[in-house]
RNA sequence: GCCGAGGUGGCGAAACCGGCAGACGCGCGAGCCUCAAAAGCUCGUGAGGGCAACCUCAUGAGAGUUCGAUUCUCUCCCUCGGCA
Numbered sequence: 001g002c003c004g005a006g007g008u009g010g011c012g013a014a015a016c017c018g019g020c021a022g023a024c025g026c027g028c029g030a031g032c033c034u035c036a037a038a039a040g041c042u043c044g045u046g047a048g049g050g051c052a053a054c055c056u057c058a059u060g061a062g063a064g065u066u067c068g069a070u071u072c073u074c075u076c077c078c079u080c081g082g083c084a
Stems, first nucleotide, its partner, number of pairs: 001083007010026003019067001027045006046057004060076005
């Protein structure tokens, strides 16, 4: 240099014939249980704003197509693999 795969909350990951982003698990927080703990169970858990109801933003970065993009197209960045 060329080709291919990937980048999503604190972590692993799901959602892709374009239609509610973060399911599910781990971790973390609170509670129940216990003399106490472990295990187990229940609830909560992206960010910012707001007393609250709620609002805005968020899929590596930027642009394009579209009523609508994590998903399609283009450029770039990063990681992994192959070829030279």

A computed fold for an 84-nucleotide RNA from a Candidatus Omnitrophota bacterium, annotated as transfer RNA. The source organism's lineage runs through Bacteria, Pseudomonadati and Candidatus Omnitrophota. Rfam family: tRNA. The family's RNA type in Rfam is transfer RNA.